[in-house]
Molecule: glmS glucosamine-6-phosphate activated ribozyme aptamer
Formats: sequence, structure tokens, C1' cells
RNA sequence: UUACUAAAUAAAGCGCCAGAACAUUAAAAUCAAUAUAUUUUAAUGUUGACGAGGUCUAGAGUUAUCGAAGUUUUCGGCGGAUGCUCUAGUGGUUUCCUAAAAUCAAAAGUAUUCACACAAAAAAUAGCAGUAAUGCUUUAACAAAAUUGAAUACACUUAGGUUU
Repeated sequence: UUACUAAAUAAAGCGCCAGAACAUUAAAAUCAAUAUAUUUUAAUGUUGACGAGGUCUAGAGUUAUCGAAGUUUUCGGCGGAUGCUCUAGUGGUUUCCUAAAAUCAAAAGUAUUCACACAAAAAAUAGCAGUAAUGCUUUAACAAAAUUGAAUACACUUAGGUUU
């Protein structure tokens, strides 16, 4: 240095491709013939979700939140997954301790209303790579939800114990 094997790391709106669409090459057919074109087959490729937000632990179930773009594929399918629900445990709060109960998840109180802020891609612009489909990069711009803040409503309990 090369090859093989094994292990680890990274990535969780994340990965993958047997369908589909598209591209290239080859062959065949359609055409009186060549080329083009169309169709079929084969091989090799490309596309196949743009970010925001999101994990107490274990198990089970489940087509897992939000908007952007687009209107022929962000179609269809597979796997995974921080969502939700249930069970058990751990932890926080309910005036100091313990238990029960309720409600939440280390920002550890529920609901409603109002207010503020935040993205990337597509499109456009410029360039690079590729025969091509297409991919990558540059410039500038634009959300919603959760969250946060305010207001309102509801809840802030029960038993025992310590101290005064």
C1' cells in the first nucleotide's frame, strides 16, 4: 500500500428501493427503405419528504406533531423513530417530613384567549460535475405548531408525624 474479516463511530423527518416515472446504451418490431420517431425487451443509472419541533426508564398498542413547496412521483412500498395511549417503576409539584391521591417529566399545572419571535427546500440568480436523467454549491427572501410572556377559569386535596 492492497484485499479480506471483525468491531466501533456518525446520521432518527431519518435510511432504503422489489413497483412506478425518467435518462443512456444495445437489440427487435412498426415504416417500401435509411435517418428521426414510437413501442417492447435487456443492461446500467437517476428521482423517490423541504425544514421547525421533539427522548425520565422498561414493556405493549398505534397509518406519530407542525407548517413550507407542489398539483404527473412529497406517487407506491419497506424498515426505523424522540409523538400519543395504557401498565409498572423513578423523579418533580400540591407550605417541613412520610404515605395516599391528582397532575406532570429535570423548563417536571391543566385548559382557553391574546401577543412576540424563529427555518430550509422549491422557484429565481450564478457556477461546478455528468453523454443524459440529475446532483452539488453560491446569493437573498418567506411559516406554523410546541415553547415563551400576559390575562381569565379551574385545581393547589386527605391522613399521620416533627417544630412553633